This is a predicted structure of a 470-nucleotide part of an RNA (small-subunit ribosomal RNA, 3' major domain) from an uncultured bacterium. It matches the Rfam family "Bacterial small subunit ribosomal RNA". Gene Ontology terms of the family: ribosome and structural constituent of ribosome.
Context: one part of a larger RNA
RNA sequence: UGACGGGGGCCCGCACAAGCGGUGGAGCAUGUGGUUUAAUUCGAAGCAACGCGAAGAACCUUACCAGCCCUUGACAUGGUCGGACGGUUACCAGAGAUGGUUUCCUUCACUUCGGUGACUGACACACAGGUGCUGCAUGGCUGUCGUCAGCUCGUGUCGUGAGAUGUUGGGUUAAGUCCCGCAACGAGCGCAACCCUCGCCCUUAGUUGCCAUCAUUCAGUUGGGCACUCUAAGGGGACUGCCGGUGAUAAGCCGGAGGAAGGUGGGGAUGACGUCAAGUCUUCAUGGCCCUUACGGGCUGGGCUACACACGUGCUACAAUGGUGGUGACAGAGGGUUGCUAGGCCGCGAGGUCAUGCCAAUCCCUAAAAGCCAUCUCAGUUCGGAUUGCACUCUGCAACUCGGGUGCAUGAAGUCGGAAUCGCUAGUAAUCGCAGAUCAGCAUGCUGCGGUGAAUACGUUCCCGGGCCA
Numbered sequence: 001u002g003a004c005g006g007g008g009g010c011c012c013g014c015a016c017a018a019g020c021g022g023u024g025g026a027g028c029a030u031g032u033g034g035u036u037u038a039a040u041u042c043g044a045a046g047c048a049a050c051g052c053g054a055a056g057a058a059c060c061u062u063a064c065c066a067g068c069c070c071u072u073g074a075c076a077u078g079g080u081c082g083g084a085c086g087g088u089u090a091c092c093a094g095a096g097a098u099g100g101u102u103u104c105c106u107u108c109a110c111u112u113c114g115g116u117g118a119c120u121g122a123c124a125c126a127c128a129g130g131u132g133c134u135g136c137a138u139g140g141c142u143g144u145c146g147u148c149a150g151c152u153c154g155u156g157u158c159g160u161g162a163g164a165u166g167u168u169g170g171g172u173u174a175a176g177u178c179c180c181g182c183a184a185c186g187a188g189c190g191c192a193a194c195c196c197u198c199g200c201c202c203u204u205a206g207u208u209g210c211c212a213u214c215a216u217u218c219a220g221u222u223g224g225g226c227a228c229u230c231u232a233a234g235g236g237g238a239c240u241g242c243c244g245g246u247g248a249u250a251a252g253c254c255g256g257a258g259g260a261a262g263g264u265g266g267g268g269a270u271g272a273c274g275u276c277a278a279g280u281c282u283u284c285a286u287g288g289c290c291c292u293u294a295c296g297g298g299c300u301g302g303g304c305u306a307c308a309c310a311c312g313u314g315c316u317a318c319a320a321u322g323g324u325g326g327u328g329a330c331a332g333a334g335g336g337u338u339g340c341u342a343g344g345c346c347g348c349g350a351g352g353u354c355a356u357g358c359c360a361a362u363c364c365c366u367a368a369a370a371g372c373c374a375u376c377u378c379a380g381u382u383c384g385g386a387u388u389g390c391a392c393u394c395u396g397c398a399a400c401u402c403g404g405g406u407g408c409a410u411g412a413a414g415u416c417g418g419a420a421u422c423g424c425u426a427g428u429a430a431u432c433g434c435a436g437a438u439c440a441g442c443a444u445g446c447u448g449c450g451g452u453g454a455a456u457a458c459g460u461u462c463c464c465g466g467g468c469c470a
Base pairs, nucleotide, nucleotide: 008469009468010467011466012465013464015460016459019424020423021422022421023420026316027315028314029313030312031311032310033309034307035306042053043052064302065301066300067299068298069297070296073127077126078125079123080122081121082120083119086105087104090101091100092099093098108117109116110115129291130290132289133288134287138285139284140280141279142278143276145274150189151188152187153186154185155184156165157164158163169180170179171178195268196267197266198265200236201235202234203233204232205231206230209226210225211224214223215222239262242256243255244254245253246252318417322376323375324374325373326372327371334365335364336363339358340357343354344353345352346351383414388409389408390407391406392405393404394403430452431451432450433449434448435447436446
C1' cells in the first nucleotide's frame, strides 16, 4: 500500500423479509458422472461445467472403433516427360473405395509457329497433410466480479523512503451525481447524455394499406376519396421548466398543477483499471514439440443412441379454477420459388391427389387459452398418459441397430412431493398459443412474438454478494 476478520460505522442489490409460482417425490425428454464397450470421439468442472461448444449424430456430419485400400497424396507451389481435358453407353470383380474391359460424341485458348497459359496423366524430390500435444509459450474472441462506481494521471505540496494528498470531510444522488468545505489545482478512462425501440401530437406521402361522406357488392368487391386506421421518413414534446414546502440563501428532497408521458418515462445496445496462469491450439491464426507407406488420405459397416446406478436442466401430470363433446370471437412478429400453398376430391387420421395464387403491406403458412351450452360427481376415475402389440403414413440411396407422425387396442407410476433449494417487484410472475434459425426428415431445447393477467414489499436484526470510511 493492499487483502482478510465468526471487529465497528454508513449504504445498496429479489440479498433477506412480505407474497406468487416452482424444483427436490412420479413417468418421460435432455445433458453430465459412473459403469460397460472394439469404440461408446473430444472439450466444458463451485458460483461463472452439466437442454453447455452442438442453430438440429440414420449415411454424411465424425474427430472414435473394426475391416478393406492409397502413399507427392483429397488440397498448394515448383521441375521433367506425355496427353487435350471432358462427357456418355454397357459389362465384370468388389461391401464400397477402387480395379479391369467397352460404345459413342468432342479434341482447349493465345501465338512472333519457337513456344506460353490453363486442364490432365506418369516420374523423382523439395514438400503437402495432422480436430496430434502444450490455452501454464501466444494472438484473437468469450465468461466472471458487474452496468458494481469505481480506476488513474500531470503539476504542486507533504514524507529520508515505500508512499500520501487530490479521491478524505458535511450534505445529496441510481452514480467519484452534484453542491459546500479543504494544500491542493486541473485532467483522463468509467457514470450520465449522444444511438435504437415503445408510449402522445404534427407535417409529408397514399399502394398492395384504410373507408367517414356518395353510389355499388355475397365481400372495401368496384367506382370514388386519403378524413380516419396503418405504413415510414422528418419534426415537436419532459427540462425539476412552473407553484408551495423543506434544506445552508446550495446541491437536492417532498407535495401539487398542467400533461399522452414527471423527476433516469418503460425496454435495449453500450461492460472502466483490473481479477480468476478462468475458457478456447476442436472456429480461425500462431511459437515450440511430435507423426510422415502414418498420428496423413479414401471407403463400407459399427459407435457417439450402451445401462445396476447418481446428479443437473426441463416437459407432462396427479384433476372439478378440471376432463370430454359441441358451439365460437379476437393477435403480434416472422418465413416462403429446390419454397409457402388457397379451393375441390379421396382417406377415421397422419396424409394423398387434382389444381390456384404469390419472388409477396397484394397470395399462403395462421392462433390457443378465454366465452356459451351439455355431460362427468371425487373414483386411480370419462384424471393421467408411460409402456407394449397390430396396421398405416412422410422424408430420404437407405429408418434393423437409430427418425418423425397417424389410427385401433393396451392403459404403468402418480392423490401435490423429506432435508434442502430456485425464479419473479408490473404488463412483471403465472398461464395460453404462434413464429423463426438449424434443417431432406427430426424440438419438451434455444431465440423471438403477441393473448389473458395477479399478489406482496412493515422493514434492514439476520443469510449471501457488493461499495465507502476510520